[in-house]
RNA sequence: ACGAGUAUGCGUGACUGGCGUAACGCAGGUCACUGCGGGGGAGCGCAUAUUUCAUAAGCCGUACGCCUGGGCAAAGCAU
Numbered sequence: 001a002c003g004a005g006u007a008u009g010c011g012u013g014a015c016u017g018g019c020g021u022a023a024c025g026c027a028g029g030u031c032a033c034u035g036c037g038g039g040g041g042a043g044c045g046c047a048u049a050u051u052u053c054a055u056a057a058g059c060c061g062u063a064c065g066c067c068u069g070g071g072c073a074a075a076g077c078a079u
Stems, first nucleotide, its partner, number of pairs: 003052010015040002017067005024037005058072003
């Protein structure tokens, strides 16, 4: 120096379900889904600053609990 981490700013942004409890709403449905509204939101890209030579226990969707189904990151393989 590169890489990586952290912070800030900008852009983009998957996923945002069912039941109960006083504790997202409305409409519909072939019933854990669809659309709309209010909110949330990891990750990705760029820029600036800074730290380090270092590894892990993963991250995301309304107050909690029990569930269901996804997305992202990482590793491997195939096209």
Predicted 3D model of a 79-nucleotide RNA (ZMP/ZTP riboswitch aptamer (pfl RNA motif)) from Paenibacillus allorhizosphaerae. Rfam family: ZMP/ZTP riboswitch aptamer (pfl RNA motif). The family has 185 seed sequences and 3,295 matches in Rfam 15.1. For this family Rfam cites "Global RNA Fold and Molecular Recognition for a pfl Riboswitch Bound to ZMP, a Master Regulator of One-Carbon Metabolism" (Ren et al., Structure, 2015). The coordinates come from a structure-prediction model, not an experiment, and the mean pLDDT is 76. Of the family's consensus pairs, 100% are formed in the model. The source organism's lineage runs through Bacteria, Bacilli, Caryophanales, Paenibacillaceae and Paenibacillus.